This is a predicted structure of a 345-nucleotide part of an RNA (small-subunit ribosomal RNA, central domain) from an uncultured bacterium.
Model confidence (mean pLDDT): 87 of 100.
The full RNA is in RNAcentral, with records from ENA, Greengenes and SILVA.

Context: one part of a larger RNA
This record gives sequence, structure tokens and C1' cells, in this order.
RNA sequence: UGGGUUUAAAGGGUCCGUAGGCGGGUUAUUAAGUCAGUGGUGAAAUCUCAUAGCUCAACUAUGAAACUGCCAUUGAUACUGAUAGUCUUGAGUAUAUUUGAAGUAGCUGGAAUAAGUAGUGUAGCGGUGAAAUGCAUAGAUAUUACUUAGAACACCAAUAGCGAAGGCAGGUUACUAAGAUAUUACUGACGCUGAGGGACGAGAGCGUAGGGAGCGAACAGGAUUAGAUACCCUGGUAGUCUACGCUGUAAACGAUGCUAACUCGUUUUGGGUAUUAGGGUAUCAGAGACUAGCGAAAAGUGAUAAGUUAGCCACCUGGGGAGUACGCUCGCAAGAGUGAAACUC
Repeated sequence: UGGGUUUAAAGGGUCCGUAGGCGGGUUAUUAAGUCAGUGGUGAAAUCUCAUAGCUCAACUAUGAAACUGCCAUUGAUACUGAUAGUCUUGAGUAUAUUUGAAGUAGCUGGAAUAAGUAGUGUAGCGGUGAAAUGCAUAGAUAUUACUUAGAACACCAAUAGCGAAGGCAGGUUACUAAGAUAUUACUGACGCUGAGGGACGAGAGCGUAGGGAGCGAACAGGAUUAGAUACCCUGGUAGUCUACGCUGUAAACGAUGCUAACUCGUUUUGGGUAUUAGGGUAUCAGAGACUAGCGAAAAGUGAUAAGUUAGCCACCUGGGGAGUACGCUCGCAAGAGUGAAACUC
């Protein structure tokens, strides 16, 4: 290069965006790319063809062709480019309505749990396959009242919804963002992708200061067992929670990059709009299930494509060695990013 990237190796965790690449309809001009003609040059040798010379051949000589290129010049103008207009369907803005666990900050609610105090009350409670450690006559467990604390939000709840992804769920207020729909109006290609770069990024972990009910790595004890550094039980520190900063990784998964266009049907559903007395019907952008066809190794996918096309980016190239070593960058550290080779099958 070719061929590929759901599951065989392979889509970057996600978005924004620089350079770059690519880019809607139409008119005019230009002629850079592009195409055609002409001129110059493209040394000789070599290569190719023809003829000739060494007895042949290698070799050599002569001639032709070629040298696919470059420069100049004259034209062509479909496409690409450039310049100047213009258009509205791509993109965006405005107006009105609307949707949702989208985000940040504050205030607030009840149930449960634990602890404390007081009352009632007496011998057990707890736990397990069975037990024991543990708690309890200094009055536990149970039960009643009051108080305190932290964390999580039953039912609604869903095959549901929102968000770029990570993710988001008691109620309410403020601020902020986003999507959708409707009828027009406005701008007039302002677009797509995006190497570097930037921002965000579950959980665990780290730093400082708080907080600490429940749960609970480590740790201790009791069991089990041949042993039991485990599974089970009783405790329990970090952590889990808050604020600020760091880390930057996940089966960060739809194992499926983003954008645009096109492609037989059936059906369910949350949102908007139109219409209807209502049921419903139509339509727009979503979320699911099944299927024809096509492509696919098959499983399966199937308008939310893994079908048919276009643009741009990322990545793969036998298994192990190895996401290791070395170097560099980042980090407080843990480590992260980049990323080989020898050797071996």
C1' cells in the first nucleotide's frame, strides 16, 4: 500500500477546538491545477529496434527510436481553485409554547438505625448447618417517653426520562445549561471532521481541615478444616460523608468514532403539535421489540445498520516475552502516558 476494526488483532473514556483535509444552488470574470498544439532543452554511454564489423557469440560501430521530465509560448474552460455578485434547502439567530432523577448552591421532611437519659420488667440475649467468641443481675434483650447524631431517600418506578461521556432519584427555592415543537421573521454556506492542545471524567487512592450513625479493606477473636493467613460468626481501624486541591484510570461497553444522504413492512411506548365531544387519527424529534432484502465466518444486525454511499479522525498486522525494560513527560506518592529488543514457539 492493500485489507480490516460488535464477538477473531484493532474505535481514542467523552466533548470543545487550532493547523490541516473535505465542503450546498446559481451567474460572471480569471486561467493556478487540468487538457491540447508548437518551440527549446532533456550530454555521451547504457536500454530497445534496424543494419554492419571481428569465422559465430560476447563485444564493437553506424543510424533510428526512446529519455514517460522541465522551461517557454499559443489555445480550450467541463471539473477543482481564485475573485466579485446572488439564492435558501445546510448551519445559526429571534419569538411563543413545552419537557425531563440535566447541573450548582441554599432551606427543609418523614421512616429506619445507633447512642444517651428516665420508666416498666426479669434472666437471659445474640448468633449459626451446629456452635462458640461477644453482650447481660453493676439489670441486658424486650417495651414506653424524650433527646442527640450521621448517612441514605421505601412506595411512585418502568422494557420509562435527562445528560457529551462519567453519571443523575425525598420535597422546595434561587441561579444556570440543554433538547423538542409551532408558525412565520432574520443572517446568508457562517458548514463537517479534527493531528497537536484544552476542559470534563465512576470507583479506589493521596494532601489539608472537618465529620463519623450504619457498613466495613487491614487487624483481633470464635468456628470450620488434615491445614484455613478464606468462605460463616462476634468485634473493628482506614475508608465510605463534607469543603478545597491532586490523581486521570475502568468490561470508561452498544466491547459498535463523528457527520450527512438513501433503503420492504408490522408493532409498543414517554414528549410536542394539529384535529376530534371522546375514543382515536395525522405528523415531528426520541426510546424499544419483530421482520423482508442486502452484506456478514456465523451468532446476529436490520431506518438508533453491522445495508448502500461520501468526508475527516483514531487504531490493527501471529502467540509469548510485555503494556515489561530503557529514555523522556506528568504526579506529593501510588503510579499514569509514550513504548521496544534479545530470546522462544